[in-house]
Predicted 3D model of a 350-nucleotide part of an RNA (small-subunit ribosomal RNA, central domain) from an uncultured bacterium.
The RNAcentral record of the full RNA draws on ENA.
Context: one part of a larger RNA
RNA sequence: UUGGGCGUAAAGGGUGUGUAGGUGGCGCCGUAAGUCGGGUGUGAAAUCUCGGGGCUUAACUCCGAAACUGCAUUCGAUACUGCGGUGCUUGAGGACUGGAGAGGAGACUGGAAUUCAUGGUGUAGCAGUGAAAUGCGUAGAGAUCAUGAGGAAGACCAGUGGCGAAGGCGGGUCUCUGGACAGUUCCUGACACUGAGACACGAAGGCCAGGGGAGCAAACGGGAUUAGAUACCCCGGUAGUCCUGGCAGUAAACGGUGCACGUUUGGUGUGGGAGGAUUCGACCCCUUCUGCGCCGGAGCUAACGCGUUAAACGUGCCGCCUGGGGAGUACGGUCGCAAGAUUAAAACUC
Numbered sequence: 001u002u003g004g005g006c007g008u009a010a011a012g013g014g015u016g017u018g019u020a021g022g023u024g025g026c027g028c029c030g031u032a033a034g035u036c037g038g039g040u041g042u043g044a045a046a047u048c049u050c051g052g053g054g055c056u057u058a059a060c061u062c063c064g065a066a067a068c069u070g071c072a073u074u075c076g077a078u079a080c081u082g083c084g085g086u087g088c089u090u091g092a093g094g095a096c097u098g099g100a101g102a103g104g105a106g107a108c109u110g111g112a113a114u115u116c117a118u119g120g121u122g123u124a125g126c127a128g129u130g131a132a133a134u135g136c137g138u139a140g141a142g143a144u145c146a147u148g149a150g151g152a153a154g155a156c157c158a159g160u161g162g163c164g165a166a167g168g169c170g171g172g173u174c175u176c177u178g179g180a181c182a183g184u185u186c187c188u189g190a191c192a193c194u195g196a197g198a199c200a201c202g203a204a205g206g207c208c209a210g211g212g213g214a215g216c217a218a219a220c221g222g223g224a225u226u227a228g229a230u231a232c233c234c235c236g237g238u239a240g241u242c243c244u245g246g247c248a249g250u251a252a253a254c255g256g257u258g259c260a261c262g263u264u265u266g267g268u269g270u271g272g273g274a275g276g277a278u279u280c281g282a283c284c285c286c287u288u289c290u291g292c293g294c295c296g297g298a299g300c301u302a303a304c305g306c307g308u309u310a311a312a313c314g315u316g317c318c319g320c321c322u323g324g325g326g327a328g329u330a331c332g333g334u335c336g337c338a339a340g341a342u343u344a345a346a347a348c349u350c
Base pairs, nucleotide, nucleotide: 003322004321005320006319007304008303012318014201015200016199017198021194022193023192025088026087027086028085029084030083031082033081034080035077036076037075038074039073040072041071042070049065050064051063052062053061054060091191092188093187094186095184096183097182098181103177104176105175106174107173108172109171115149116148117147118146119145120144121143125136126135162169163168206247207246208245209244210243211242215241216240220236221235222234223233258317259316260315261314262313263312266295267294268293269292270291271290272289273288274287275286276285299306300305323350324349325348332343333342334341335340
């Protein structure tokens, strides 16, 4: 609980789709619910305020006025909002044409490297470290050559580059599929914005079932270091990491910045497109639309900084904050196989 705020002080929901609700473009006609004005009725008395009177004064009290900001009814006004009708095209959507992209899903497939297996050559070391040791090796290792197996990841290209709502996405080919962008201005005619609940998606790690397992590697074992060393370093190594199906639903899920629309000086680079100028053609150049960056003006900001991709100026809607600790905890509810998630206090204390 008004108000003031939410990049960094407390505070933007992890992200989207969308229900209710809230809000809503440009005209005309009607209505008169909201809104505005007038009349009438009512709004008890006391109280409050103002004027006056009575107790010696005051408190107190008496008289009068005003007020009672309200409700009902009636007569009007029609700018704005609502409601009903009708029209429009700028918002929104559609159609057609075109190119860009690690956007998503499935299938297939190539190469480098590590490891392992088998075989050849070959002999005493290899590996590792600050130094060592554990470890591997004469049952032939390491090195080197050939063949094979298997899994995972995608060097260079690669870029403050691209795509996606976010999480995120990177070898190649094919199939299916989402979105954005530009051009034409052909169609619909406000169909829009936001969005409590709801639903869907959601890194890593974790869980269940079934596969798979090369490398790496929690736990664990060993060797060192050390006063100790449940570590850092070394040798091993299982879950896991990978695939399929299901669960979980959290992150510094960050731009620490909710979404949408409008307005407001510029410079520069880069991705995608269109037009123009020029050219044999392209590049360069000019204009414009749309992204991604950097620098900066006004303005904003406590400062740092932000600055047409706003943290500027405005509007609409949602979420959230209200001293620190206790505590994102307890209890209860909901969800989950569990781990736990979510909702969310108080005593006490400073």
The coordinates come from a structure-prediction model, not an experiment, and the mean pLDDT is 89.